[in-house]
RNA sequence: UUUGUUCUUCGGGGCGGGGUGCGAGUCCCCACCGGCGGUAUAGUCCGCGACCCGCGCAAGCGGCUGAUCCGGUGACAUCAUCUGAUGAAUUCCGGAACCGACAGUUAUAGUCUGGAUGAGAGAAGAAUGCG
Numbered sequence: 001u002u003u004g005u006u007c008u009u010c011g012g013g014g015c016g017g018g019g020u021g022c023g024a025g026u027c028c029c030c031a032c033c034g035g036c037g038g039u040a041u042a043g044u045c046c047g048c049g050a051c052c053c054g055c056g057c058a059a060g061c062g063g064c065u066g067a068u069c070c071g072g073u074g075a076c077a078u079c080a081u082c083u084g085a086u087g088a089a090u091u092c093c094g095g096a097a098c099c100g101a102c103a104g105u106u107a108u109a110g111u112c113u114g115g116a117u118g119a120g121a122g123a124a125g126a127a128u129g130c131g
Stems, first nucleotide, its partner, number of pairs: 003129008016030004031111002033100002035048004043098002052063004068096005076087004102114003
């Protein structure tokens, strides 16, 4: 350093102001938030997880699974060869948009309460074996 096994720890954020109303963190206006891996730094690209559904005694397997455009820059790459050409970020910068499981509730929820002191993509570390 590669890889196997075992174990430990970590592993999701957000309603503030105003309006209507008997009543709203649920409606309306403004505001606020963004899991994990990959890739030029990503809620919107690719893949995964969570929720939900089906099968199974179980381990697990299968299914379902939201939303982005415009302009600029140019890490980097290729070609040419001494200063150029071309490509290059849905991730950067500027602008304008959009999305958000299930159950509950005096009233419809991304932000409240609950399943959940759960589960988990994975991250870090320790021990040990093989090469």
Molecule: FMN riboswitch aptamer (RFN element)